A computed fold for a 145-nucleotide part of an RNA from a Dehalococcoidia bacterium, annotated as small-subunit ribosomal RNA, 3' minor domain. The coordinates come from a structure-prediction model, not an experiment, and the mean pLDDT is 82. Taxonomically the source falls in Dehalococcoidia (Bacteria, Bacillati, Chloroflexota).
Context: one part of a larger RNA
């Protein structure tokens, strides 16, 4: 590019995040209980026994078993968090030329708009109350000239 203007939503179509969703599928991890290697420590009337020690009988030390407490890991349980997936669903965000209708810009053709209330494919219409960032008229009160 100035009304052959501008401009608003609902509805189709694509694409991308995302929220919610019966539920699913994993990780982390605190809890309580069971059991419990290996291995320090503690006991331990029976076995073993090469150095010390003897008064030669025996003793100290030791080893091996057994046995306490700790104790990885392991099962049980009822959790908490976190991530993924998930029919269905919300809305958003973009997209040259799609579909209804025309809500706002001019008194935009019911003036607009705020709060609320209800209705309607959808912009949105109506009630109430309030605003003027609404024209036009008419009066006052000013101001320029």
């Nucleotide at each position: 590019c100035a009304c052959c203007g501008c401009c608003c939503g609902u509805c189709a179509c694509g694409u991308c995040a995302u929220g919610a969703a019966a539920g699913u599928u994993g990780g982390u991890u605190a809890c309580g209980c069971c059991u419990g290697a290996a291995g320090u420590c503690g006991c331990u009337a029976a076995g073993c026994u090469a150095a010390c020690c003897u008064u030669a009988g025996g003793g100290a030390g030791g080893c091996a078993g057994g046995u306490g407490c700790c104790g990885a890991g392991g099962g049980c349980g009822a959790g908490a968090c976190c991530a993924g997936c998930g029919a269905u669903u919300g809305g958003g965000a973009c997209g040259a030329a799609g579909u209804c209708g025309u809500a706002a810009c001019a008194a935009g053709g019911u003036a607009g708009c705020c709060g609320u209330a209800c209705c309607g494919g959808a912009a949105g219409g109506u009630g109430c109350g309030g605003c003027u960032g609404g024209a036009u008229c008419a009066c006052c009160u000013c101001c320029u000239u």